[in-house]
Molecule: transfer RNA
Organism: Patescibacteria group bacterium
RNA sequence: GGUCGCUUAGCUCAACGGCAGAGCGCUUCAUUCACAUUGAAGAGGUUAAAGGUUCAAAUCCUUUAGCGACCA
Numbered sequence: 001g002g003u004c005g006c007u008u009a010g011c012u013c014a015a016c017g018g019c020a021g022a023g024c025g026c027u028u029c030a031u032u033c034a035c036a037u038u039g040a041a042g043a044g045g046u047u048a049a050a051g052g053u054u055c056a057a058a059u060c061c062u063u064u065a066g067c068g069a070c071c072a
């Protein structure tokens, strides 16, 4: 330098172009002498950034950035 892949909640990951979710973690309540476990409820996301297509984009297209693999 070229090709390809990845980027979504604090972490690990889902999500036919049509409500952004799960597990773990966090907060509150119940249970306990207390902790843990268990149960209930809740908070937490400009879906890496910018632009485009579309009635509608995390999803499709372009560019940029970061990370990784391969080729040279």
Stems, first nucleotide, its partner, number of pairs: 001071007010024004018055001026042005048064005